The part of an RNA shown here (small-subunit ribosomal RNA, 3' major domain) has 476 nucleotides and comes from Breynia disticha f. nivosa.
Model confidence (mean pLDDT): 83 of 100.
The RNAcentral record of the full RNA draws on SILVA.
Context: one part of a larger RNA
RNA sequence: UGACGAGGGCCCGCAUAAGCGGUGGAGCAUGUGGUUUAAUUCGAUGCAAAGCGAAGAACCUUACUAGGGCUUGACAUGUUGCGAAUCCUCUUGAAAGAGAGGGGUGCCUUCGGGAACGCGGACACAAGUGGUGCAUGGUUGUUGUCAACUCGUGCCAUAAGGUGUUGGGUUAAGUCCCGCAACGAGCGCAACCCUCGUGUUUAGUGGCCACCGUUGAGUUUAGAACCCCGAGCAGACUGCUGGUGAUAAGCCGGAGGAAGGUGAGGAUGACAUCAAGUCAUCAUGCCCCUUAUGCCUUGGGCGACACACGUGCUACAAUGGCCAGGACAAAAGGUCGCGAUCUCGCGAGGGUGAGCUAACUCCAAAAACCCGUCCUCAGUUGAGAUUACAGAUUGCAAUUCUUCUGCAUGAAGUCAGAAUCGCUAGUAAUCGCCGGUCACUCAUACAAUGGUGAAUUGCUUCCCGGGCCUUGUACA
Numbered sequence: 001u002g003a004c005g006a007g008g009g010c011c012c013g014c015a016u017a018a019g020c021g022g023u024g025g026a027g028c029a030u031g032u033g034g035u036u037u038a039a040u041u042c043g044a045u046g047c048a049a050a051g052c053g054a055a056g057a058a059c060c061u062u063a064c065u066a067g068g069g070c071u072u073g074a075c076a077u078g079u080u081g082c083g084a085a086u087c088c089u090c091u092u093g094a095a096a097g098a099g100a101g102g103g104g105u106g107c108c109u110u111c112g113g114g115a116a117c118g119c120g121g122a123c124a125c126a127a128g129u130g131g132u133g134c135a136u137g138g139u140u141g142u143u144g145u146c147a148a149c150u151c152g153u154g155c156c157a158u159a160a161g162g163u164g165u166u167g168g169g170u171u172a173a174g175u176c177c178c179g180c181a182a183c184g185a186g187c188g189c190a191a192c193c194c195u196c197g198u199g200u201u202u203a204g205u206g207g208c209c210a211c212c213g214u215u216g217a218g219u220u221u222a223g224a225a226c227c228c229c230g231a232g233c234a235g236a237c238u239g240c241u242g243g244u245g246a247u248a249a250g251c252c253g254g255a256g257g258a259a260g261g262u263g264a265g266g267a268u269g270a271c272a273u274c275a276a277g278u279c280a281u282c283a284u285g286c287c288c289c290u291u292a293u294g295c296c297u298u299g300g301g302c303g304a305c306a307c308a309c310g311u312g313c314u315a316c317a318a319u320g321g322c323c324a325g326g327a328c329a330a331a332a333g334g335u336c337g338c339g340a341u342c343u344c345g346c347g348a349g350g351g352u353g354a355g356c357u358a359a360c361u362c363c364a365a366a367a368a369c370c371c372g373u374c375c376u377c378a379g380u381u382g383a384g385a386u387u388a389c390a391g392a393u394u395g396c397a398a399u400u401c402u403u404c405u406g407c408a409u410g411a412a413g414u415c416a417g418a419a420u421c422g423c424u425a426g427u428a429a430u431c432g433c434c435g436g437u438c439a440c441u442c443a444u445a446c447a448a449u450g451g452u453g454a455a456u457u458g459c460u461u462c463c464c465g466g467g468c469c470u471u472g473u474a475c476a
Base pairs, nucleotide, nucleotide: 001476002475003473004472005471007470008469009468010467011466012465013464015460019423020422021421022420023419026314027313028312029311030310031309032308033307034305035304042053043052064300065299066298067297068296069295070294073125077124078123079121080120081119082118083117087102088101089100090099091098092097107114108113128288130287131286132285136283137282138278139277140276141274143272149186150185151184152183153182154163155162156161167178168177169176193266194265195264196263198234199233200232201231202230204228208223237260240254241253242252243251244250320374321373322372325369333361334360337356338355342351343350344349387408389406390405391404392403429452430451431450432449435446
């Protein structure tokens, strides 16, 4: 000087407390461990691994495994020989591949040949998702969006070092003020960026409709007011005011205002830390393999199942289930696509195929409201696992191993022990809806989006984590 302490002081955080809803019990989905297996590819392991890499494993992917094959190789450059290339048919084979036959000459040319492409040979080499993340780059997580971390000059100290950065206040903040052997500065904080919230200017089409007519319909004429959509500008700064404070920084209240003290949310992550993660995104040193640890292909596996753990979905019902009715969104997506309409089917879906970038379409919003029914706590008109049969879609293919529909079947479960998690407002809770990946789909995941919409705290005693000062030390 740090680190540590069931040392002290000050302060903060959904850390506790107050409150709401969960997990832990059940079934299922999914990931992991374990076990099994020819293989169940690999990585990630307290917080900070475990719906993670994977924004989508039937084949492919695919790295694993059992067969069948290849050895200058699936791919690159160099050399050499032949033929332009491409194409079609047959045999064999699980496919990869192997064999046979047929047709066929393009482009440039100085007519020698050349370019591109294919086949063959010899060798240099290719190839490796093989090892090492404790050799590395890059990148990421975590402490933590915590308020810290440092430097120059000066001064102090024999020196390591100190001072500044401590002290008194204050702040979300090393934020600002005052004081001070310090004076300044840098990286962080804040601001600058994006979205939302108000007004205004401008622009009105494919968007809008107050007025004038018009229609089944903003459909058409007309319009530029409103809504909306872009672009620009204004607006919030403790600016004004009362109190308080040290006449400071600020804090508490008020006015005006769409918004008030960081307006709300996002992006943004200092110096360092964990030899943290990643050699399987990529790159790369060294080591290893080279008729194989490389490459092609068929089938299987990654989907196994006594069990253990994590994350979720659905429930256990009456604030409910079922039936009928008419309502109200936002934001996204769509030409190998979205697909209206009509029609067939109980349905999943099939046929038809208008229109489509503010036009058409996906699109039905669902909770909510309301007419009924169940009629009282029952394993039920609650719950839907499992299973049988019949079908539909995608695809070369659905057995291992897709999803969906109809009918039948109707399991556990009656609110969950110890323990433990999230959340402070348009939040929690609850309700639907959209997207990416994608031939289809195992999505209950992830990422967005709106509808309805609470309770409680405003305290710091204790638990956990963190910041500053101080003190002790058998630690470095």